[in-house]
Context: one part of a larger RNA
RNA sequence: UUGGGUUUAAAGGGUCCGCAGGCUGUUUGUUAAGUCAGGGGUGAAAUCCUACCGCUCAACGGUAGAACUGCCUUUGAUACUGGCAAACUUGAGUUAUUGUGAAGUAGUUAGAAUGUGUAGUGUAGCGGUGAAAUGCAUAGAUAUUACACAGAAUACCAAUUGCGAAGGCAGAUUACUAACAAUUAACUGACGCUGAGGGACGAAAGCGUGGGUAGCGAACAGGAUUAGAUACCCUGGUAGUCCACGCCGUAAACGAUGGUCACUAGCUGUUCGAUGUACAUUGGUACAUUGAGUGGCUAAGCGAAAGUGAUAAGUGACCCACCUGGGGAGUACGCUCGCAAGAGUGAAACUC
Numbered sequence: 001u002u003g004g005g006u007u008u009a010a011a012g013g014g015u016c017c018g019c020a021g022g023c024u025g026u027u028u029g030u031u032a033a034g035u036c037a038g039g040g041g042u043g044a045a046a047u048c049c050u051a052c053c054g055c056u057c058a059a060c061g062g063u064a065g066a067a068c069u070g071c072c073u074u075u076g077a078u079a080c081u082g083g084c085a086a087a088c089u090u091g092a093g094u095u096a097u098u099g100u101g102a103a104g105u106a107g108u109u110a111g112a113a114u115g116u117g118u119a120g121u122g123u124a125g126c127g128g129u130g131a132a133a134u135g136c137a138u139a140g141a142u143a144u145u146a147c148a149c150a151g152a153a154u155a156c157c158a159a160u161u162g163c164g165a166a167g168g169c170a171g172a173u174u175a176c177u178a179a180c181a182a183u184u185a186a187c188u189g190a191c192g193c194u195g196a197g198g199g200a201c202g203a204a205a206g207c208g209u210g211g212g213u214a215g216c217g218a219a220c221a222g223g224a225u226u227a228g229a230u231a232c233c234c235u236g237g238u239a240g241u242c243c244a245c246g247c248c249g250u251a252a253a254c255g256a257u258g259g260u261c262a263c264u265a266g267c268u269g270u271u272c273g274a275u276g277u278a279c280a281u282u283g284g285u286a287c288a289u290u291g292a293g294u295g296g297c298u299a300a301g302c303g304a305a306a307g308u309g310a311u312a313a314g315u316g317a318c319c320c321a322c323c324u325g326g327g328g329a330g331u332a333c334g335c336u337c338g339c340a341a342g343a344g345u346g347a348a349a350c351u352c
Stems, first nucleotide, its partner, number of pairs: 004323003007306002012320001014201004021194003025088007033081002035077008049065006091191001092188004096183005103177007110154001114150008125136002162169002206247006215241002220236004258319006266297014301308002325352003334345004
């Protein structure tokens, strides 16, 4: 390279946007670049192949043919691909109407709990554990009542629920912003899909500057346990956790399953819509059909099996990413990025 793969064996990029590139609906006309057919020219010789011949055979050599799968030119064909022109509506989108949700940003605000302070009541213990001790407490603790303050998180509702591209998102409310779905009509008329580089976002931890600090709590200290105990348990407790701005750019960033489109038996929940029928009219209930999500079971098929099965891992098309024995190693070196921590890219010797 041909080929084969990527849920779990090596292998899907963390997610999206998007330049180039690749691929791309229906119909008509035109063109004839790709494509196909015929003719002409060229494609040196040797080599290779075929036939015959010459050295006693063979190697070797000679003659002839074929081949040289290519390139150029010319005459045609026009189904497909391409170019150009025109049209269409089913892909895609816009408007309208009706809805949906823990989608985002900023502000305001509520109650419970916890801690602290002050005051009252009250007296000897509290706390903690397997059992204890460290710790707190007669300078009045724990408990209880009232008031005040502080920070963080939002019980119940709550659910294989919902929303978001992913990370993720949960008290209430206001403002601003985005998304999605359904419905029927109108409009644009292929405007589409994917996407190397590139850009944006990206949990937790960590870093910088300035705040904040109730609870929790790496490090650390003490008490236990133990042969030891740099742990598990207990008492404390600093960074951190929180906020603003700026970095970092990684995760089992997982459905360990890239995106888009089409097709391929069923059954049954649930969320948000639409339509119809029946019964009710205290604002509905039930059933049926249907659209978009989200779950369970399963036929065929697929699969090494586990399993998957219209939310495919089935059947096909297009584009991207990635894999090629284990270790060495996600290491070394170089380069890029970063304040640093480190991240990205990423070998070889050697060895089995």

The part of an RNA shown here (small-subunit ribosomal RNA, central domain) has 352 nucleotides and comes from an uncultured Bacteroidota bacterium. Model confidence (mean pLDDT): 88 of 100. Rfam family: Bacterial small subunit ribosomal RNA.